Context: one part of a larger RNA
Molecule: large-subunit ribosomal RNA, domain IV
Organism: metagenome
RNA sequence: UCAUGGUUAAGGAACUCGGCAAAAUGCCCCCGUAACUUUGGAAGAAGGGGGACCAAACCCGGACUUUUCUAUUUUCAUUGGUUUGUGUUUGGGUUUGGUCGCAGUGAUUUGGAAGAAGCGACUGUUUAUUAAAAACAUAGGUGUGUGCGAAGCCUUAUGGCGAUGUAUACGCACUGACGCCUGCCCGGUGCUGGAAGGUUAAGCAGACGACUUAACCCACUUUUUUGGUGGGUGAAGGUUUGAAGUUAAGCCCCAGUAAACGGCGGUGGUAACUAUAACCAUCCUAAGGUAGCGAAAUUCCUUGUCGGGUAAGUUCCGACCUGCACGAAUGGCGUAACGACUUCUUCGCUGUCUCGACCAUGAACUCG
Numbered sequence: 001u002c003a004u005g006g007u008u009a010a011g012g013a014a015c016u017c018g019g020c021a022a023a024a025u026g027c028c029c030c031c032g033u034a035a036c037u038u039u040g041g042a043a044g045a046a047g048g049g050g051g052a053c054c055a056a057a058c059c060c061g062g063a064c065u066u067u068u069c070u071a072u073u074u075u076c077a078u079u080g081g082u083u084u085g086u087g088u089u090u091g092g093g094u095u096u097g098g099u100c101g102c103a104g105u106g107a108u109u110u111g112g113a114a115g116a117a118g119c120g121a122c123u124g125u126u127u128a129u130u131a132a133a134a135a136c137a138u139a140g141g142u143g144u145g146u147g148c149g150a151a152g153c154c155u156u157a158u159g160g161c162g163a164u165g166u167a168u169a170c171g172c173a174c175u176g177a178c179g180c181c182u183g184c185c186c187g188g189u190g191c192u193g194g195a196a197g198g199u200u201a202a203g204c205a206g207a208c209g210a211c212u213u214a215a216c217c218c219a220c221u222u223u224u225u226u227g228g229u230g231g232g233u234g235a236a237g238g239u240u241u242g243a244a245g246u247u248a249a250g251c252c253c254c255a256g257u258a259a260a261c262g263g264c265g266g267u268g269g270u271a272a273c274u275a276u277a278a279c280c281a282u283c284c285u286a287a288g289g290u291a292g293c294g295a296a297a298u299u300c301c302u303u304g305u306c307g308g309g310u311a312a313g314u315u316c317c318g319a320c321c322u323g324c325a326c327g328a329a330u331g332g333c334g335u336a337a338c339g340a341c342u343u344c345u346u347c348g349c350u351g352u353c354u355c356g357a358c359c360a361u362g363a364a365c366u367c368g
Stems, first nucleotide, its partner, number of pairs: 001363008010354002014352001019349001027051005036041001038177001052099013065085001069081003100104001112347007119339002124136002140175007152161003178334004183264003188261002190257005197252003203246002209240004215233007265283005292326001293323001304320005
């Protein structure tokens, strides 16, 4: 000097991002216990008092045993009920008196409490090894699919799960107890339905052509003359090209659907002080944000303004509304209980601090 324990005058959070750490509370019995509330809770609320040992008296039991009556059982054994005792033993309580200490749950062990707000209803789950939370889950709610060889999922297949279940069931998606509620928009995207018309594949179909060529015609040639060469027309068949026509879903189209994805305006003027605008006009839109809440876990300007708390408060609480950029199951607003959650305040308590000091143990260092 450090580490781990312990004590500390006066003050008592002045420390600090923040009471972090420490201190304090703590057990049993009795009294007593608020707001709020889903009537269960909140609650061990809060807040008070007592606690050891010795003796005596009284009270309440337990076990065993003695005695009386009796039940069960076919009997024995066993078990039970009832009654009894100047029997045995044992536990607890009350009162009174006394004893000791600073202190009697004397050590160990062993809740600090209250008020207000945010978030999440709750118990639960999670980043093994920096995050335990307001994140995830949850019961409840809603939508949607699925009629059973179900949908969905795993698998190349067989097969399996779903389920030895059957729509009060199972799968998927969103929301997230409970209470009050959940407004407007289907123009876009998606989903569902529709089938008249347009578009649209392979397939079917097979028009006009093309090539080939029997036959015929013309010209030349000539003796191997039933010939040869060249040109033209060209049937049937074969090969090939492949137009019209026919034809599904889909898309276009027409409807529905927002607890589907999503969206939910601007400008100008106006009231007999001023200010403001119930009101009017106009442009645009699918429709222009309803209820509720609001400087909020959302508010930039911003430490907004007012009020409360403090001597003094960028935080906190209550309001206002000018919502940069809340808003209704991407849920809105409340809410008892709960929370190793976050924020503010009070009481108690303290070496956190004013401001240090000392003690014990251990380590380092210096000297011997």